[in-house]
This record gives sequence, C1' cells and structure tokens, in this order.
RNA sequence: AUUAUAAUGAGCGAUGGAGUUCGCUCGAAUCCUGGUUAACCAGGUGAUGACUCCUACCAUAGU
Repeated sequence: AUUAUAAUGAGCGAUGGAGUUCGCUCGAAUCCUGGUUAACCAGGUGAUGACUCCUACCAUAGU
C1' cells in the first nucleotide's frame, strides 16, 4: 500500500421536521422521460424508499 474478515460507526434512497421500519453505500450509495458524441436542452410527478404525525404549497366543499 492492497485485499479479506470482525467490531464500532457514518452516510444515502431528487424539495422541510420527527418517530418506526426496509433497502443500499464505505467514498460510494444519491427521481423519471426524451433529444444530444458530450457539454447541455426540453418535459413530467412528488414534501414518505414505505407507514404515521407536523409544517409549507395546490384543488374542492363547508363555517
């Protein structure tokens, strides 16, 4: 220095916070579709990876 294993951790799952849970990454894991050699451009959905609660935004109805 590299590889493997164990232990202990840290981080990620496209827009805020919290709890629970699942998966992934160990310097990677880190939305989708189309065009484009690429850079880049255009478009789409969504505050969850999933469930629940809060907050923001949007639509409808009532007071």
The RNA shown here (Fluoride riboswitch aptamer (crcB RNA motif)) has 63 nucleotides and comes from Sporomusa sp. An4. Its mean pLDDT, the model's own confidence on a scale to 100, is 77. The same sequence occurs in records of 2 taxa.